[in-house]
Context: one part of a larger RNA
Molecule: large-subunit ribosomal RNA, domain VI
Organism: Terriglobales bacterium
């Protein structure tokens, strides 16, 4: 910037890509076929293997923001308890998220026109002959069905919906003119994440749960502190399946999304 007005939403599909693998068992059936050894098409049915996509209920890895145990050495005046440094000090778990070695799926199945190759019907050449006219079967292949992108598809499509004044003065009743006026919508700002390099997209912005906090839960860890009981004492036990808890889920306006600028116009050659 175009898509002859402007704008929001759903959308058709020229057209492009992506997929497109295959094994081994049972059974048909030890059946056709074979002397015999062997041993099927054609159909049905399981179960795999490598690719691949999407997901995190399970299983596992991570998870320097979570718990909890250890050790030196400083530090808060000692005790006890805590913090700091020592690879994240070291060592046992482990929420969210992210992944796989985990889960779920996926190639399926059809239809259309053929190729090798098999065939009808049938002359020329009273027979013959899949061919000359004509009509069929027939392949992971080739075109469509499946899955994504798609109208810059300049051949720029289609659908719904929404916006675009009143006054005044001329007037040949078509319309002209003159001042204000600034829609529908978008966009910036801001708070964010189902998104992400940045743009983008996507939610919210007080008629508000966007995000922080608190509240409750969930999840992890494993029974805090301090008191008491018991032991010279290390240490054990009770209180107390405690305390502590991140990125989970709900709810809740307390904090913070302020106050507001901006683009776009008058009916469309």
């Nucleotide at each position: 910037c175009g898509u002859a007005g402007g704008a929001g939403a759903u959308u058709u599909g020229a057209g492009a890509g992506g997929g497109c693998c295959u094994g081994u068992c049972c059974u048909u059936a030890g059946u056709a076929c074979g002397a015999g050894a062997g041993g099927a098409c054609c159909g049905g049915g399981a179960u795999g293997g490598a690719c691949g996509a999407a997901c995190c209920u399970c299983u596992u890895g991570u998870g320097u923001u979570c718990c909890a145990g250890c050790u030196g050495u400083c530090a808060c005046g000692c005790c006890a308890g805590u913090g700091g440094c020592a690879c994240g000090g070291c060592u046992g778990g482990g929420u969210a998220g992210c992944g796989a070695a985990g889960u779920u799926c996926g190639g399926u199945c059809g239809g259309g026109a053929u190729a090798a190759a098999c065939g009808c019907u049938g002359a020329a050449g009273g027979c013959a002959u899949a061919u000359a006219a004509g009509c069929g079967u027939g392949a992971a292949g080739c075109c469509u069905g499946c899955c994504u992108c798609a109208a810059g598809a300049c051949g720029a499509g289609a659908u719904c919906u929404c916006c675009c004044a009143a006054c005044c003065c001329c007037u040949u009743a078509g319309g002209g003119g003159u001042u204000c006026a600034g829609a529908a919508g978008g966009c910036c700002a801001c708070a964010g994440g189902u998104a992400g390099a940045c743009c983008a997209c996507c939610u919210g912005u007080u008629u508000g749960a966007u995000a922080g906090g608190c509240u409750g839960g969930g999840u992890g860890u494993g029974u805090a502190a301090g008191u008491c009981c018991g032991g010279u004492a290390a240490c054990g036990g009770a209180u107390u399946c405690a305390g502590c808890u991140a990125a989970c889920c709900a709810g809740u306006a307390c904090u913070a999304a302020u106050c507001g600028g901006c683009c776009g116009u008058u009916c469309g050659g």